[in-house]
The prediction has a mean pLDDT of 87. A computed fold for an 86-nucleotide RNA from Dethiobacter sp., annotated as c-di-GMP-I riboswitch aptamer. It was read from a public genome assembly, where an Rfam model found it. Its Rfam family is "c-di-GMP-I riboswitch aptamer". Its family is annotated with cyclic-di-GMP binding in the Gene Ontology.
RNA sequence: UGUCGCUAAAGGCAAACUUACCUAAAGGUAAGGACGCAAAGCCACAGGCCUAAGGUCUCACAGACUAUGGCGGCUGGGUUGCCGGC
Numbered sequence: 001u002g003u004c005g006c007u008a009a010a011g012g013c014a015a016a017c018u019u020a021c022c023u024a025a026a027g028g029u030a031a032g033g034a035c036g037c038a039a040a041g042c043c044a045c046a047g048g049c050c051u052a053a054g055g056u057c058u059c060a061c062a063g064a065c066u067a068u069g070g071c072g073g074c075u076g077g078g079u080u081g082c083c084g085g086c
Stems, first nucleotide, its partner, number of pairs: 002086004012037002017032006035073001041079003045076003048071003054066004
């Protein structure tokens, strides 16, 4: 440096849920809390998924479509890193 992640060792992160706040919502932030994770560190480029404020259509009501919003703990990809084996 590349590759692999069985066994360790030192550690790390933190699902659901609860509380508070932001938000139209999805979702996010913080504290608590651990389902799990060898990148469950970071990044929205590609795919996929979630939401629909605004817009368009319908228009009595309801509703349908749509990302400029979001999900990295959906997959790929990029990038950085601990330990050990080869």